[in-house]
Context: one part of a larger RNA
RNA sequence: GGUGAACGCUGGCGGCGUGCUUAAGACAUGCAAGUCGAACGGCAGCCCCGAAAGGGGCUGUAGUGGCGCACGGGUGAGUAACGCGUAACUGACCUACCUCAGAGUCCUGGAUAACUGGUCGAAAGAUCAGCUAAGACGGGAUGUGCAGCCUCUCCUGUGGGAAAGGCUGUAAAGAUACAUCGCUCUGAGAUGGGGUUGCGUUCCAUCAGCUAGACGGUGGGGUAAAGGCCUACCGUGGCGACGACGGAUCGCCGGCCUGAGAGGGUGGCCGGCCACAGGGGCACUGAGACACGGGCCCCACUCCUACGGGAGGCAGCAGUUAGGAAUCUUCCCCAAUGGGCGCAAGCCUGAGGGAGCGACGCCGCGUGAGGGACGAAGGUCUUCGGAUCGUAAACCUCUGAACGAGUGACGAAAGGCCCCGAGAGGGGAGAUGACGGUAGCUCGGUAAUAGCACCGGCUAACUCCGUGCCAGCAGCCGCGGUAAUACGGAGGGUGCAAGCGUUACCC
Repeated sequence: GGUGAACGCUGGCGGCGUGCUUAAGACAUGCAAGUCGAACGGCAGCCCCGAAAGGGGCUGUAGUGGCGCACGGGUGAGUAACGCGUAACUGACCUACCUCAGAGUCCUGGAUAACUGGUCGAAAGAUCAGCUAAGACGGGAUGUGCAGCCUCUCCUGUGGGAAAGGCUGUAAAGAUACAUCGCUCUGAGAUGGGGUUGCGUUCCAUCAGCUAGACGGUGGGGUAAAGGCCUACCGUGGCGACGACGGAUCGCCGGCCUGAGAGGGUGGCCGGCCACAGGGGCACUGAGACACGGGCCCCACUCCUACGGGAGGCAGCAGUUAGGAAUCUUCCCCAAUGGGCGCAAGCCUGAGGGAGCGACGCCGCGUGAGGGACGAAGGUCUUCGGAUCGUAAACCUCUGAACGAGUGACGAAAGGCCCCGAGAGGGGAGAUGACGGUAGCUCGGUAAUAGCACCGGCUAACUCCGUGCCAGCAGCCGCGGUAAUACGGAGGGUGCAAGCGUUACCC
């Protein structure tokens, strides 16, 4: 000098930050991921036309279907590893939505949920029969193309690119408010990712040898993809004092602290990467997961039960409990930014924006300013003369934190609507604020909290009393046994100040 601090005494205001470092212990309750009726058939309510039958419209929605749920948010357990950092490679790869370009969107079929009826069950839920729709599912056609194989030529960096010919395979879906929005195939881009490699990345040698898919080859499988990734066979290799193997500890970095630097320490908040989601394993769906608020199995734990069987996972936001020296509100809002869905209106969003609590930190402000005595009272000391607290107070003048009243924001102009325009785009009117009646501004207006540590030397600041190696102090040296500037109190002083000290840790 520093800290995500804690403890003691004290404590006025504001701004900006920051707040379970311990039990990756256990969790009551609420919320944290939905959305689309412009994909589809129903159902319910309301309205309109109609004598009725019937038809039309609006609103809502459980279900089918689509997209999202792999983002965002949390945590640091594990991990000494291509995990991370940095620099490269991928002729060994993928990429939904988005952008650009080319080509297309033909014919046809069978189901099923919802619904209706029945059955079983305490429940969770299950089951049977019947009906129905689609952009759900299937069959056929076409093939600019694309893919596989074959022939041939060229370029090139292994499975890359280009040209020609042949065979085989391979696609689609509609909706509408008629402006559009979609769907299929291909190429390119953008973005995001997978994989590989060089170098770097803690301690212990009181860990010295380690290894059987182990190292390599061939065939096969698997993957988006190289690979012993997996498998069969064959060979016997591979690693190691340049530290293998084993053990301990640990998420890594940008950074942050310190330091003149070199270095040392650290990785909380914010940002990037990784890993994890009660412990362990597994796959399904999907462009993407081996998936925090999806699924299955095992284990531990908790809960419900009619004992047959079921339900659950806060390391999301709040909150509870336990542990601990110690760490917050079961708050407001989607107004803004961003995200998901939707043509849109919009809906959802504990992301986010805000408010609350805590002197936990930093910064700013205030507890007044000017005048005022050879100097009140009182305290302390005294050589009894006086000295000091001390211009300090009183008192006079001034200002006016707080507080009251009025006014009152920026953050909000896009989207949507109207007009012009083929379009790109341009113009116009109007709406929308959680914070917040807050900040600010104007007027009025009150002299209006100060504490804490220290005063032997280091180290800035001295006297009196009490105590008498006692009681006590102490970071080191050391103080205290009758004159203690070192203990305790007082007066005075010194240093900081809404803080001051102590403890812990780092340089």